[in-house]
């Protein structure tokens, strides 16, 4: 930076598409590691669960716990003291065991049961125990003192327990109180706004905590929670009574520099500002900790810092199919309210305010720093990070507070969810995780407060889903790895191949080496801190060392062009691909697979979106004659723009300085993580805005002046300019009258029509309407539409002249307004001609047309609408500038006697230079060079349609989309082709002529049909007697049947083979073939040999096997070669030069001429090539040469005959050269080319004929002549054989033959050719047969013989006499001949017999221009024969006609038009039918939004009231009263809700409407060529 795509090609226009970058992405395939980032774009959908805002006990009273100490009370205990009482024993005490008795009750205790209860207790019942005695055991005390025991009293000390209380210490904390819950975190719903950005203002304001400064804290008082008690409630919660503390609350005092009032001075910017002074009035406080020092608080004032409120300038999306909006609306006075201005709110007064510089309405949207893209200007976006705003389920509301109208506060209403005892309550993840849902799609119910930051606290500390980290996800960016070196038998294998090879490919293997990442082990941070200590979630992480092993780690897309990368196979318009163009219908680099290659790489593709490319909205940086685009034309408003000179001032402008432009981002430099991503530091930048100072050229402004722009005046000029009134003649028609008679009229031709009731024609008279011949012009006028007899009246504009006047008064023009052809509309008139509709007549397949006859509206006038057009110069207006030439209209000046010339101005044409343009063209009348203003365009279709608005009586006009769909649509020019365009010119093209075909019969070919097969090909001309110049078998490719499989044929290899090859009686068979006795070799080499031969090897042959053969199987649209055709037409091209942006043109066109691009002349062309012509062959003339045909010409002989001798003169044969060249003469012509005529000549203008076929066209024909790529078959699609078929036959076509007869048939007689052929041949003569033919065989490989006869037509004579015949010969019968292995299918010929159709052929159509047509026979190839009447040749006889080029066909050249280019057999339009798609209308129906009116009216603020309630203050001893406050009630406002009525916008809908799209539907033919009626606009 461009590229692809409209065309046959070209240039330009123009759209579509691609290559780039980006992403909060998603999807597909794939996925090793790490770092740094990022991660609900959708449902501001609903949310389970946990956590996200608390903290302070150093504000306070309680409460609880722990500790310590004390007091009190009760109880218990021990010992002591004391008092009292009792008890016991060696006669055996206490203790232990056993037995007996009282004995029952009661009581006590224990156990159990019952009752009860939640379980107990209480109660009841039952049993046992107690007391006494005895015994045994034991062995020591006992009475009084003492002692012991038991019981009781008192005293006191001590201890303990319980309870109560007090003080202190520590911990906890429900409540009161303080601070914080207005920060931090989320989201983007709303908002088009001072919301945001930027810059200002606040003299109109507030500010807790923090900092600095000044001063202060005195005296009092009353409550309320907690708590206690009593209630209500399921719960949430709550009522009453009573008690109580404070840094809670209240009163009083005091106070400043605070506030207010009054007065005054100064400063300032109008003030409500600031400073200062005087007087008056008002207003404060709280304590806590500490041993203390002191610390933390408190009050008033002030300053600051930081934060905020409000106001203003500028900027901030789309729709005008939203144009008008507005009642607190705009302003004022007064008041209320607020921290504060304000209509913020209220009362009154005024009637304003906003809007095309876009108000109002609707839609969409958070804004910005920035992000992406871009060279930039710009465009798009607003995730993450940062600033601001808004919101917190939806709507409304206030309270508290320094701050909120408050995300995790309150009240009300609504929707939703949950609980409930149905009475009533609770809730709000757009905090972090997480769930459901929605969606193409977006994460863990993680760890930690270690760091940073925040709240509270004196602090310790507590709280912190802010934050720091980890997890998940290739979502993005960045880095790393998946190994490195060596390694050629270029391994195996894959793919491919021309079979040689090529390629994957040093790639692998192998050898050597390394150790990143991952793995294992060991060590192990920084991040942590300012005196020290302590403190790490991340994390045993980063990092370091060691170990081990190439070991664990590559995919994705693409390969037709754009665009880098190609082959094979498969498939066969199928399956599929595709971003655009487009690929796929049998050779697909485009589909699928494989191999190979290209690209990128842990990613790669796809999709979506944005910018770019796109100068495709163009400011930078586009256009409007014909591509899209100039308004139909004036007038003129707003707006934009505007002449010369001077001065002032400075808003724009410029300069300097200052402020701001947050940080981050981007850029530059340096630095830190190993690098990078990422991060840190510094710099610069931040395009802008504001302020100050200055400059004064320009622009604007103000003032003054000027005249050239503009205008006016004066005096002239031309004109179909406009309006009105009048008037004239010609013509048409009609009426009347005359003359006059049978037609007129009309057409391509006709008919309808008119006319004997007298038309047409003609003469006279009259009526009426419309239009104005000639003049008339490419002329004039007008802004355009438009304007045309003449006269008058009214009126607009224009031009030139003069230079006295005005003094920029100008240009353009959105909106507005006026004019505006034709048609059309309304009302009224008029109507001669013309004439939609309509009616007839024609035409036609039809003809609702074109042509003809009629004819209504209309055309005309008046008044009023309409407002369009191909309203065109397809060209807006104005001004200036930029060569000429030549016409024409209107002026003026000047020269001149005149004709006229010169100069100049205005208008109108043509040509043309520079320049311009894509080209065409334009070119002083610009489409050139510039300036100003307006209008308009942005692919085609849908569509100038729909909806809406405006206008209109209507018709309709104007404004004017979208869905959907296409890869183009379109312009100019080029080359062709074509035209029912033109010009010129050829051809048996027509015409003129002659003979045919088409009708008949037959033959042949073809189609069709049939068939087992009727083998195949050829199909308009240019297939069809064509391939086929020979189908009975063969041919033969087809069919049926029978065989065969290395093959009927070629080459190679291996093996076998002497009973081999070969031959082969015989059998079998339709044959091919099969079986097969017998016979039986050859060449070469070695050995042996009795020289006979034997044995071994090899070759040939044969057999077997394998490679292969074979195929008339397919593709002529894969091909070569060959051929047909246009066309024997005169054309087709190239080099160089020139022209053109280019395709291309020129040359090759033009003027002549020719059969010809033949030649001449001219010419930006000059030459050249392939064609034409000539050179070649045959033929026509003569000459020469040669002479076993010819001639007797000449001599001789013989005669039937050139038969013989002889000869080569002639004919002839066949070779050579000659001859003809417009050379000569005349005329015409440019003096040329040439043409016409003539002479001469056998021949004359190419003598006649042939051969010869340019570049190319038809995908023309041929794969079946041959060759050949690919495909297909391989015991068959090969090959062999027999028979059949190619010969079929209702038909159709083509080509022929024979005829239809008398120019003939038949019979008889007579005459004359040429080309050719001949040995498996031609076959004489002779003989036989009616004949075909046969017998025989002379001669001849041939200028000698034969075919070959006298060729036939012809000529002479005869006959037939117009008849289906003496025409015609088909068909059929019989009998034959010949060929051949064989004539049944299926040969030819002969004889006899038979005698069909046919009497000259419809439409149509063919050949031929002279030795031609016509007619007559002859020969030959192929061939055994022949279906040949075909073909190729030969000669005989031998015409007619051509005026001419209008027409048909074909062709050549030039030109023109074109919408064709597969090229007119082209292209293409509309209806209808079918399918699909989107849209419009639509009775309605159903959502959303919104306006207005009214009703209801929650919470709450405000106002009123406040008889009820209330501690603080006042009076009072008290009761009570006052004051103040409140509940309640009333009122204004007020959300939701309701009713009614409008408007806007969706969904859906019977049905209706057109539109678009869709290989092969229907009807016609409108358009493109004069498109067959020129087309088109209204």
């Nucleotide at each position: 930076a461009g590229a692809g795509u409209u065309u046959g090609a070209u240039c330009a226009u123009g759209g579509c598409u691609c290559a780039g970058g980006a992403c909060g992405a998603a999807c597909g395939c794939u996925g090793g590691c790490g770092g740094c980032g990022u991660g609900c774009c959708u449902a501001a959908c609903a949310c389970a669960u946990g956590c996200a805002a608390g903290u302070c006990g150093a504000g306070c009273g309680g409460u609880c716990c722990g500790g310590c100490a004390c007091u009190c009370a009760a109880c218990u205990c021990c010992g002591u003291a004391u008092c009292c009482a009792c008890c016991g024993c060696a006669a055996g005490a206490c203790c232990u065991u056993c037995c007996c008795c009282c004995a029952a009750a009661g009581c006590g205790c224990u156990u159990c049961u019952c009752c009860u209860u939640a379980g107990a207790a209480a109660g009841a019942g039952a049993a046992g125990c107690g007391g006494g005695g005895g015994a045994a055991c034991u062995g020591a005390g006992c009475c009084c003192c003492c002692c012991g025991g038991u019981g009781g009293g008192u005293a006191g000390c001590g201890a303990g327990u319980u309870g109560a209380g007090u003080a202190c210490c520590g911990g906890a904390u429900a409540g009161c109180g303080g601070c914080g819950g207005a920060c931090g975190g989320g989201u983007g719903a709303g908002u088009a706004a001072c919301g945001c950005g930027u810059g200002g203002a606040u003299a109109a304001c507030c500010u807790g905590c923090c900092u600095g400064a000044a001063a202060g804290a005195c005296c009092g008082g009353g409550a309320c929670a907690a708590c206690a008690c009593c209630g209500g409630g399921a719960a949430a919660c709550u009522g009453g009574u009573g008690c109580u503390a404070a840094u809670a609350c209240c009163g009083g005092g005091u106070a400043c520099g605070c506030u207010c009032c009054u007065u005054u001075g100064c400063c300032u910017a109008c003030c409500a500002g600031g400073c200062a002074a005087a007087g008056g009035a008002g207003g404060a406080a709280a304590g806590g900790g500490g041993a203390a020092a002191c610390c933390c608080g408190c009050u008033u004032u002030u300053a600051g810092a930081g934060g905020g409120g409000u106001c203003c300038g500028c900027g901030u999306c789309c729709c005008a199919u939203u144009a008008g909006c507005u009642a607190g609306u705009u302003g004022g006075c007064g008041g209320g309210g607020u921290a504060a201005u304000g209509g913020c709110c209220c009362a009154c007064c005024a009637a304003g305010g906003c809007g095309a510089c876009g108000a109002u309405g609707g839609g969409u949207a958070g804004c910005c720093g920035g992000c992406c893209u871009g060279a930039g200007a710009g465009g798009g976006c607003g995730a993450c990070c940062g600033g601001c705003c808004a919101c917190a389920c939806u709507g409304g509301g206030a309270c508290u507070g320094a701050g909120a109208u408050a995300c995790g506060g309150c009240c009300c209403a609504g929707a939703c969810u949950c609980c409930u005892a149905c009475g009533g309550g609770a809730g709000g993840c757009a905090g972090c995780a997480g769930u459901g849902g929605g969606g193409a799609a977006u994460c863990u119910u993680c760890c930690g407060c270690a760091a940073u930051g925040g709240g509270c606290g004196a602090a310790a500390g507590c709280c912190u889903g802010a934050c720091g980290g980890a997890g998940c996800a290739a979502c993005g960016c960045c880095g790393c790895g998946u190994g490195a070196g060596u390694g050629a038998u270029g391994a195996a294998g894959g793919c491919u191949u021309u079979c040689g090879g090529g390629u994957c490919g040093u790639a692998a293997a192998a050898c050597u080496c390394u150790g990143u990442c991952g793995g294992g082990g060991g060590g192990g941070a920084a991040g942590a801190a300012a005196a020290a200590a302590a403190u790490g979630a991340c994390g045993g992480u980063a990092c370091c060392c060691c170990c081990g092993a190439a070991g664990g780690a590559a995919g994705c897309c693409c390969c037709g062009g754009c665009u880098a990368a190609c082959u094979a196979c498969g498939u066969g318009c199928c399956a599929g691909c595709a971003g655009c163009c487009g690929c796929g219908g049998u050779a697909a680099a485009a589909c699928g697979u494989a191999g190979g290659g290209g690209g990128c790489g842990a990613g790669c593709g796809u999709u979506g979106u944005c910018c770019g490319g796109a100068a495709u909205u163009a400011c930078u940086g586009g256009g409007c004659g014909u591509a899209a685009a100039g308004g139909g034309c004036g007038u003129g408003u707003a707006g934009g723009c505007g002449g010369c000179c001077c001065g002032c001032g400075u808003a724009g402008u410029c300069a300097g300085a200052g402020g701001u432009g947050a940080a981050a981002u981007g850029c530059c430099g340096c630095c830190g993580c190993u690098c990078a991503a990422c991060g840190g530091c510094g710099g610069g930048a931040c395009g802008g805005c504001c302020u100050c100072u200055g400059a004064a050229a320009c622009c604007a402004g103000c003032g003054g002046g000027c005249u050239u722009g503009a205008g006016g005046a004066c005096a002239g000029g031309a004109g179909a300019g406009g309006g009105g009134a009048g008037u004239g003649g010609a013509a048409u028609u009609c009426c009347c009258g005359g003359u006059g008679u049978a037609g007129c009229g009309g057409u391509g031709a006709a008919a309808u029509g008119c006319g004997u009731a007298g038309a047409u024609a003609u003469c006279g008279g009259g009526a009426g309407g419309a239009a104005c011949a000639c003049c008339a012009g490419u002329g004039g006028c007008g802004a355009a539409g438009g304007c045309g007899g003449c006269u008058c009246c009214c009126u607009g504009g224009c031009c030139a002249g003069u230079a006295a006047c005005u003094g920029a008064c100008g240009c353009u023009c959105a909106u507005g307004u006026g004019c505006g052809a034709a048609a059309g509309c309304u009302g009224g008139g008029g109507u001669a001609g013309c004439g939609a509709a309509c009616c007839g007549g024609a035409u036609u397949a039809g003809a609702u047309a074109c042509c003809c006859g009629g004819g209504u509206a209309g055309u005309c006038c008046c008044a009023g609408c309409c407002g369009u057009a191909a309203a065109c110069g397809c060209u807006g207006a104005a001004u200036g500038c930029u060569a000429g030439g030549u016409g024409u209209g209107g002026g003026u000046g000047u020269c001149g006697u005149a004709g006229g010339g010169c100069a100049u101005c205005c208008g109108u044409g043509c040509c043309g230079g520079a320049g311009u343009u894509a080209a065409c063209g334009c070119g002083c009348u610009a489409a050139g060079c510039a300036u100003u203003c307006c209008g308009c365009c942005u692919g085609g279709g849908g569509a100038g349609u729909a909806c809406g608005g405006u206008c209109g009586c209507a018709a309709g006009a104007u404004u004017g989309a979208a869905a959907c769909u296409c890869a183009a649509a379109g312009g100019a020019a080029u080359u062709g082709a074509c035209g029912g365009g033109g010009g010129c010119c050829c051809g048996c093209a027509c015409a003129a002529g002659c003979g045919g075909u088409g009708g008949a019969g037959c033959a042949c070919g073809u189609g069709g049909u049939u068939u087992a097969a009727u083998u195949c090909g050829a199909u308009g001309c240019a297939a069809a007697c064509c391939g086929a110049a020979g189908a009975a078998c063969c041919u033969u490719a087809c069919c049926u049947g029978g065989g065969u499989u290395u093959g009927a044929c070629a080459u190679g290899u291996a093996c076998g083979u002497g009973u081999u090859a070969c031959u082969g009686a015989u059998c079998u068979g339709a044959g091919a073939g099969g079986a097969g006795a017998g016979g039986g070799a050859c060449c070469u080499u070695c050995a042996c040999u009795u020289c006979g031969g034997u044995g071994g090897g090899g070759g040939a042959g044969c057999g077997u096997a394998c490679a292969c053969a074979g195929g008339u199987g397919c593709u002529g649209c894969a091909u070569g070669g060959c051929u047909g055709u246009c066309g024997u037409c005169a054309g087709c091209u190239c080099g160089u030069g020139u022209c053109g942006u280019g395709a291309g043109a020129u040359g090759u066109u033009g003027g002549g001429u020719u059969a010809a691009g033949u030649c001449c002349c001219g010419c930006a062309a000059c030459g050249a090539g392939c064609g034409c012509a000539a050179c070649c062959c045959c033929u026509g003339c003569a000459u020469c040469c040669a002479g076993u045909u010819g001639c007797c010409a000449u001599c001789g002989g013989u005669u039937a005959a050139g038969c013989c001798g002889g000869g080569c003169a002639c004919u002839c044969u066949g070779g050579a050269g000659g001859g003809a060249c417009u050379g000569c003469c005349g005329g015409c012509g440019a003096u040329a080319a040439g043409c016409c005529g003539g002479a001469g000549g056998a021949a004359g203008g190419u003598g006649g004929g042939g051969a010869u076929g340019a570049c190319g066209u038809c995908a023309a024909g041929u794969c079946a002549u041959c060759a050949u790529g690919g495909c297909c078959c391989u015991u068959a699609u090969g090959u062999c054989c027999a028979g059949g078929g190619c010969g079929a036959c209702a038909c159709a076509c083509g080509u022929g033959c024979u005829a239809c007869a008398a120019u003939g048939g038949c019979c008889g007689g007579c005459a004359c050719a040429g080309c050719g052929g001949g040995a498996a041949g031609c076959g004489g003569a002779g003989g036989g047969g009616c004949g075909a033919c046969c017998c025989u065989g002379a001669g001849c490989g041939g200028a000698u013989c034969c075919c070959u006869u006298g060729a036939a037509a012809g000529c002479c004579g005869g006959u037939c006499c117009c008849a289906g015949u003496u025409c015609g010969g088909a068909u059929u019968g019989c009998a034959g001949u010949c060929u051949g292995c064989a004539a049944c299918u299926c040969g030819a010929c002969u004889g006899c017999a038979u005698g069909a159709a046919g009497u000259u052929g419809g439409a149509a159509u063919c050949g031929c221009u002279a030795g031609u047509a016509a007619u007559c026979g002859c020969g030959g190839a192929u061939c055994a024969g022949c279906c040949a009447a075909g073909c190729c040749g030969c000669g005989g006889u031998g015409a007619a006609u051509a005026c001419g080029u209008u027409c048909c066909c074909g062709g050549g050249c030039c030109u023109u038009g074109u919408a064709c280019a597969c090229a007119c057999c082209g292209c293409c339009c509309g209806u209808c039918a079918c399918a699909c798609c989107a849209c419009c209308c639509g009775a309605g129906u159903u959502g959303g939004g919104u306006g207005c009116a009214c009703c209801c009216g929650a919470a709450g603020c405000c106002g009123g009231u406040g008889g009820c309630c209330g501690a603080a203050c006042c009076c009072g001893c008290a009761a009570g009263g006052g004051g103040c406050g409140g509940a309640g009630c009333c009122g204004u406002c007020g959300a939701a809700g309701g009713u009614g009525u409008g408007c806007c916008u969706g969904g859906u809908a019977a049905g209706g409407g057109g539109g678009g799209u869709g290989a092969a539907g229907u009807c016609g033919u409108a358009a493109c060529a004069a498109g067959g009626u020129a087309a088109c606009c209204g």